The RNA shown here (SAM riboswitch aptamer (S box leader)) has 141 nucleotides and comes from a Flavobacteriales bacterium.
Of the family's consensus pairs, 97% are formed in the model.
């Protein structure tokens, strides 16, 4: 690079050098010369491993499981929910077509034809739900 598996609506900024771009990807929406990226340096948030301390349950044991608690050793993070959506579903909503009922209307009576209903299909939108994809972290090749 890959697999595999937990997590992703909480939380945590200052300085320095540097100069115009950043938020993966597309679209929106956004952040930025009141200073992007990126590099230092000092903070900080955080219990994913790993350490310690109890519970439980298996096990002669050594020890494995699983809960809870403390602890920044290893990692990570420090604008927005992973910023929102991307695809797939279910419901509702609105619009548009077709068919089906119904049948106001008329110089015209009609394979005619307004309003209304009803069922379906397709779009748009919102709301769950579940995928993908990505992030990070633990094992694995």
């Nucleotide at each position: 690079c890959g697999c595999u598996u937990a997590u992703c609506c909480a939380g945590a900024a200052a300085g320095g050098c540097a100069g115009a771009g950043g938020g993966a990807c597309u679209g929106g929406c956004c952040c930025u010369g009141u200073g992007a990226a990126g590099c230092c340096u000092u903070g900080g948030c955080a219990a994913c491993c790993g350490u310690c301390c109890g519970g439980u349950g298996g096990g002669c044991a050594a020890c494995c499981a699983u809960c809870g608690g403390g602890u920044a050793g290893g990692u990570g993070c420090u604008a927005a929910a992973u910023c929102c959506a991307g695809c797939u579903g279910u419901u509702g909503u609105u619009g548009u077509c077709a068919c089906c009922c119904u049948g106001a209307g008329c110089a015209g009576a009609g394979u005619c034809g307004a309003a209304g209903g009803g069922c379906g299909g397709c779009a748009a939108c919102a709301a769950c739900a579940g995928a993908a994809a990505g992030a990070u972290g633990a094992g694995c090749c």